[in-house]
Molecule: SAM riboswitch aptamer (S box leader)
Organism: soil metagenome
RNA sequence: CUCAUCCAGAGGGGCAGAGGGAACGGCCCGACGAAGCCCCGGCAACCGGCGUCUGAUCACUCCAUCACGAGGUACGGCAGACGACCACGGUGCCAAUUCCGACCCGCCGCUUGUGCGGGACAGAUGAG
Numbered sequence: 001c002u003c004a005u006c007c008a009g010a011g012g013g014g015c016a017g018a019g020g021g022a023a024c025g026g027c028c029c030g031a032c033g034a035a036g037c038c039c040c041g042g043c044a045a046c047c048g049g050c051g052u053c054u055g056a057u058c059a060c061u062c063c064a065u066c067a068c069g070a071g072g073u074a075c076g077g078c079a080g081a082c083g084a085c086c087a088c089g090g091u092g093c094c095a096a097u098u099c100c101g102a103c104c105c106g107c108c109g110c111u112u113g114u115g116c117g118g119g120a121c122a123g124a125u126g127a128g
Base pairs, nucleotide, nucleotide: 001128002127003126004125005124006123011040012039013038014037015036019029020028021027024101025100026099041094042093043092046090047089048086049085050083051082052081053080054079055078058076060071061070062069098122103119104118105117106116107115
C1' cells in the first nucleotide's frame, strides 16, 4: 500500500501499585486493585484442513485434424461459492457494538437538538 472482517464469542491466579478504555468530547472501568509482566485456561476460525455444489480455452478423450469443433466434470488438477464440519500449527482476541459520538446524506421535525437508517474518516485484526 491492497483486500476482507469488525451488533456474536471467550477469564482465573501470581507479581505489581495508578491508571485505563488509540486520539478529541462524552460516558464508563479502576485500591472489592488500572497499565504492564508471568502462568494456566478459554473464544474464534483470518491463514490451514475436510466436505458439498458450481464453473471452465486444465490434463485427457473423439473425429481425417497437436482445431477457434465435440466431449470431459466419474478420477486427477484449477477457480469460485457454501458448511449446523475440524482445531495439531501461525497469528489474534477474552467490560461495554470498534463503549457512544464527532464529518456527509436520507427519514421524522417550522428550526435547533434528539432519534432512526446509510456512508465517510480514523482505528483494530488477518492475509498478501